[in-house]
RNA sequence: AAGUAUCUUCAGGGCAGGGUGUGACUCCUGACCGGCAGUAGAGCCUGCGAGCCUUCGGGCUGAUUCGGUGCGAUUCCGAAGCCGACGGUCGUUCUUUUGAACGUGCUGACUUUUCAGCAAUAGUCCGGAUGAAAGAAGAUUAAU
Numbered sequence: 001a002a003g004u005a006u007c008u009u010c011a012g013g014g015c016a017g018g019g020u021g022u023g024a025c026u027c028c029u030g031a032c033c034g035g036c037a038g039u040a041g042a043g044c045c046u047g048c049g050a051g052c053c054u055u056c057g058g059g060c061u062g063a064u065u066c067g068g069u070g071c072g073a074u075u076c077c078g079a080a081g082c083c084g085a086c087g088g089u090c091g092u093u094c095u096u097u098u099g100a101a102c103g104u105g106c107u108g109a110c111u112u113u114u115c116a117g118c119a120a121u122a123g124u125c126c127g128g129a130u131g132a133a134a135g136a137a138g139a140u141u142a143a144u
Stems, first nucleotide, its partner, number of pairs: 002144001005140006017029003031124002033084002035048004043082002051060003064080005086127003090103005104119006
């Protein structure tokens, strides 16, 4: 120094402004964001993690082109594009669930009061998650 083993720490970002509407960080416009390893430096090349499903064997899992430089770039530079798990969705409480009660708002009926219906589609909000993890760094370390 390599290697092996144990342990510790760390390990995901983001809707400004405008419009419609009773109601939207969910719609329209526009804005913004990009885990880990490999490789000429990568959200969209390859693989992995996360996520979802499962008969627990395993399965599913998004998106890029053109031009330039160069030995070499779907990675850099210029331009124009594209993609993004599951659950929740007016508020509170209750419930295993379907849902229920109360409150708020809107609409309609009736107009005395009450009754009936409705309350929108999320990469960015809330939740599982003060979780897990690809991996990164560090400490100690037997044989060889």
Predicted 3D model of a 144-nucleotide RNA (FMN riboswitch aptamer (RFN element)). It was read from a public genome assembly, where an Rfam model found it. Rfam family: FMN riboswitch aptamer (RFN element). Gene Ontology term of the family: FMN binding. Its mean pLDDT, the model's own confidence on a scale to 100, is 79.